RNA sequence: CCAAUAGAUAUCUAGGGUUCCGGUCGCAGCGGCCUGUCGCCGCUGCGAUGACUGGACCGAGAGUUAUCGACCUCCUCUGGCAGGGGGUUACACGGAGGGAUAAAAGCCCGGGAGAA
Numbered sequence: 001c002c003a004a005u006a007g008a009u010a011u012c013u014a015g016g017g018u019u020c021c022g023g024u025c026g027c028a029g030c031g032g033c034c035u036g037u038c039g040c041c042g043c044u045g046c047g048a049u050g051a052c053u054g055g056a057c058c059g060a061g062a063g064u065u066a067u068c069g070a071c072c073u074c075c076u077c078u079g080g081c082a083g084g085g086g087g088u089u090a091c092a093c094g095g096a097g098g099g100a101u102a103a104a105a106g107c108c109c110g111g112g113a114g115a116a
Stems, first nucleotide, its partner, number of pairs: 007068004012063001015058002020055002022052001023049011069089007091111001093114001097109003
């Protein structure tokens, strides 16, 4: 100076919104309570609402945990292959803007642009 590897998957979390479920509010219809009215309760449908705790969902390069893989080393077997034990898997400040999904986000663009 150059090349290669520094990985993959899953669990959980920070975080995220609103398709679905549920909640709340409004309207309509039906039924019940009441002698009747007002009103209240239940069911169904439609609409709104995530500054609705939730179910479910999305979810980290720089968060957690685990498995596999890779590398180093030792043992065993052996013509060889295979198998087993131990170790390592480091460091990491980061916009704006855009994209996907129903929608948004530490998701993706992205270990990017940039900074030191």